Predicted 3D model of a 100-nucleotide RNA (SAM riboswitch aptamer (S box leader)) from uncultured Stackebrandtia sp. Its mean pLDDT, the model's own confidence on a scale to 100, is 86.

RNA sequence: UCAUCCAGAGCAGCAGAGGGAAACGGCCCGCUGAAGCUGCGGCAACCACCGUCGUGUGACGGAAGGUGCCAAAUCCGUCCGGUCGAGACCGGAAAGAUGA
Numbered sequence: 001u002c003a004u005c006c007a008g009a010g011c012a013g014c015a016g017a018g019g020g021a022a023a024c025g026g027c028c029c030g031c032u033g034a035a036g037c038u039g040c041g042g043c044a045a046c047c048a049c050c051g052u053c054g055u056g057u058g059a060c061g062g063a064a065g066g067u068g069c070c071a072a073a074u075c076c077g078u079c080c081g082g083u084c085g086a087g088a089c090c091g092g093a094a095a096g097a098u099g100a
Stems, first nucleotide, its partner, number of pairs: 001100005010040005018029003023078004041070003046066002049062005074095001079092006
């Protein structure tokens, strides 16, 4: 810089009080065991690989080597705009995450 972010996928052992990125507000998870570490398992398909078609390096399919991920939309809001009787809904931004 670009693409994606309402889908999907957890058990065991160690550990022992926190966790959901940060601040604030909300909401939620947690001693029926949080974070973290390890093992095994799984999900997905960004890149690489293979095939078919096509030829603009694209569409579709396969497989799973390199990453990633496995509560809740990136848990929700915060800033801007719009709609509606004022609180909600919709769109966008910012920030963040992952890949290239």
The sequence is in RNAcentral, with records from MGnify. Lineage of the source: Bacteria > Actinomycetota > Actinomycetes > Glycomycetaceae > Stackebrandtia. Rfam family: SAM riboswitch aptamer (S box leader). Rfam's curators write: The SAM riboswitch is found upstream of a number of genes which code for proteins involved in methionine or cysteine biosynthesis in Gram-positive bacteria.